[in-house]
């Protein structure tokens, strides 16, 4: 000092200040607002990761309907132009675009719920080894 291992802490934002329709909408229409983690010239839309969802295997529980855990696989949205520069789909200017599942008196990135969960990872400490 690097990987691995152990412990602890941290680890997601946004429509009740707008208007329209309607019996009813934070869900529709106009407008508003938001942007996890690592990499890279500073990134929601470049590369990769995570969550959710689906499948398989192992395993525990079961009222035999299912359900928890571990591992593996699948799926997984969206950008252009101009400028500066050695370098930017990352900066500046302009104009765009995207957003799991279940719920709901009516269709949700923003409300409620699984979730006091999980989590990429970040930080500190320890152990071990050289």
């Nucleotide at each position: 000092c690097a990987c691995c291992c152990c412990u602890u802490g941290c680890g997601g934002g946004g429509u009740u200040u707008g208007g329209g329709u309607g019996c009813a909408a934070g869900u529709c229409c106009c407008g508003a607002c938001c942007g996890g983690c690592g990499g890279u010239a500073u990134a929601g839309c470049c590369c990769g990761c995570g969550a959710a969802c689906c499948c398989c295997a192992g395993u525990g529980c079961u009222u035999c309907g299912g359900u928890g855990c571990u591992g593996g696989g699948g799926c997984c949205g969206a950008c252009u132009c101009a400028g500066c520069g050695a370098a930017a789909u990352u900066c500046u200017g302009a104009g765009g675009c995207c957003g799991a599942c279940g719920g709901u008196g009516a269709g949700a990135g923003u409300c409620c719920g699984g979730a006091u969960g999980g989590g990429a990872g970040c930080a500190a400490g320890g152990a071990g080894c050289u």
Molecule: FMN riboswitch aptamer (RFN element)
Organism: Ilumatobacteraceae bacterium